[in-house]
RNA sequence: CCCUGCGGGAGAGACCGGCCUCGUGGCCGGCGCCGAAGGCGCAACCGCCCCGGAAACGCUCAGGCAAAAGGACCGCAGGGG
Repeated sequence: CCCUGCGGGAGAGACCGGCCUCGUGGCCGGCGCCGAAGGCGCAACCGCCCCGGAAACGCUCAGGCAAAAGGACCGCAGGGG
């Protein structure tokens, strides 16, 4: 540094209209939002300073806006280089 497992883990309409459905919900369209998967951009910063690496900043393409799932990041354990 990478992978796996466990625990913690935020933000933003369970909006409006239509259709289906006993219903929960699902699909399509519309507007409003979020940024902590990913992606892109600037470049703070970092390095072996030729040149490279590069954010929790910005954009919101993707993703997300009840729950579930996901989730940067943190802790512990195991494995590999």

The RNA shown here (Glycine riboswitch aptamer) has 81 nucleotides and comes from a soil metagenome. The model forms 91% of the base pairs in the Rfam consensus.